[in-house]
Molecule: Bacterial RNase P class A
Organism: Chloroflexota bacterium
RNA sequence: CCUGGAGGGCGGGCGAUCGCUCCGGCCAGCGCCGGAGAGGAAAGUCCAGACAGCACAGAGCAGGGUGCCCGGCGCAAGCCGGGGGCAGGCGACUGUACGGACAGGGCCACAGAGACGAUCCACGGCCGGCGGCAGCCGGCGCGGUGGCUGAAACGGGGUAACCCCCACCCGCUGCAACCUCAAGCAGGGCCGUAGACGCUGCUCGCCGAGGCCCGGGUCGAGGGCACCGACCUCACGUCGGGCGGCGGGUUUCGUAGCCCGCCGCAGAUAGAUGAUCGCCGUAACAGAAUCUGGCUUACGGCCCUCCAGGCGCU
Numbered sequence: 001c002c003u004g005g006a007g008g009g010c011g012g013g014c015g016a017u018c019g020c021u022c023c024g025g026c027c028a029g030c031g032c033c034g035g036a037g038a039g040g041a042a043a044g045u046c047c048a049g050a051c052a053g054c055a056c057a058g059a060g061c062a063g064g065g066u067g068c069c070c071g072g073c074g075c076a077a078g079c080c081g082g083g084g085g086c087a088g089g090c091g092a093c094u095g096u097a098c099g100g101a102c103a104g105g106g107c108c109a110c111a112g113a114g115a116c117g118a119u120c121c122a123c124g125g126c127c128g129g130c131g132g133c134a135g136c137c138g139g140c141g142c143g144g145u146g147g148c149u150g151a152a153a154c155g156g157g158g159u160a161a162c163c164c165c166c167a168c169c170c171g172c173u174g175c176a177a178c179c180u181c182a183a184g185c186a187g188g189g190c191c192g193u194a195g196a197c198g199c200u201g202c203u204c205g206c207c208g209a210g211g212c213c214c215g216g217g218u219c220g221a222g223g224g225c226a227c228c229g230a231c232c233u234c235a236c237g238u239c240g241g242g243c244g245g246c247g248g249g250u251u252u253c254g255u256a257g258c259c260c261g262c263c264g265c266a267g268a269u270a271g272a273u274g275a276u277c278g279c280c281g282u283a284a285c286a287g288a289a290u291c292u293g294g295c296u297u298a299c300g301g302c303c304c305u306c307c308a309g310g311c312g313c314u
C1' cells in the first nucleotide's frame, strides 16, 4: 500500500427569510421578547417489565416459550465472561434451527422388487404329496447366504424448523388500558297554580309554571402523559438531587454495591419538531403518540482503534 475481519462513533453543517407546537416573562388586550423541540433504528410489534382493569386457595389439563457445558444478572425472554461440538474460511474470524431417534406415531427425493407387517434373481431351509430313494411337484419369506438399487435394505439408519417425549418458565386483556368531571335526552324521588322558582341577603311587592335532588351515563372535557428543587425579575443559564445510558476506578471467580467523569430526560391530540434560497466533494434508512429494556429488520457515505493474508521498501 492492497484485500479482508472485529469493535466503536458520526449519520448533514453554516447563514438568511418565513412558519408550527409547548414553556416562561411582560401586557387590559392585540401582541412582543426569551427558550426548548424526533431516532439509532422513533420501524417490525417478536419477547419481557412498569402501569391499569379483570380473574385468582392449591394442584392439574389445554396453550405458548426456551433448550451444548460452567459461572453471573434476570420471573422469563435475553445479555455478559469462559470452554466445547458441527459447518465455512489460508487466516483474522463468522454461522449454529448443538436436550432426546431402544416411549410411540409419521416421513425418507432419484434409483430400486422392496425405505419396512421385505422376496425381484440365484442358492439354501421348513412343511405336504408322489417316489423307482437319484429326485420331482406344490406351499411357506423362512429374518438363512449371495446378488441388484441406494446415503441408508431387520445390521437396523436418517429426520424432532414433523407430531411427540423430557426439563424449566409463563394468569387474561391492553393507554382506544383505566380514572375523574359531565351538556342534552330518557328514568326515579320530592315540592309547586292553596303561587314554587326567579327579581332578592331580609320584609313588602311583582311575575305566573315549572323547580330542586338522586343514580347510571351519551356528546364533550381533563387526568393517565412527559423529571424535581434552589439562585437569578422569568426563561435561558448555574448548582443540587432523581431516572436512564456509556466509560473508567475499587472489590469480586464474576455480578451487585461504592466512587469519578460524560451524555440524555421532546411532548402533540388529527397530531408541532418544518419550508425556501445560497455555500460546503450535493446526504442513506427513515417521523415519537403510555414508558422502559431486549431482539430482529432497513441504512448512501465518512471517521477511529485493533487484527489477518499478500506485495513492496529500509
Base pairs, nucleotide, nucleotide: 001310002309003308004307005306006305007304008303009302010301012280013279014278015277016276017275018274020037021036022035023034024033025032026031039285043296044295046294047293048292049291050290051174052173053172054171063170064169065168066167067166068083069082070081071080072079073078084098085096086095087094088093099165100164104163105162106159107158108157120147121146122145123144124142125140126139127138128137129136130135178223179222180221181220187214188213189212190211191210198206199205227241228240229239230238231237242265243264244263245262246261247260248259249258250257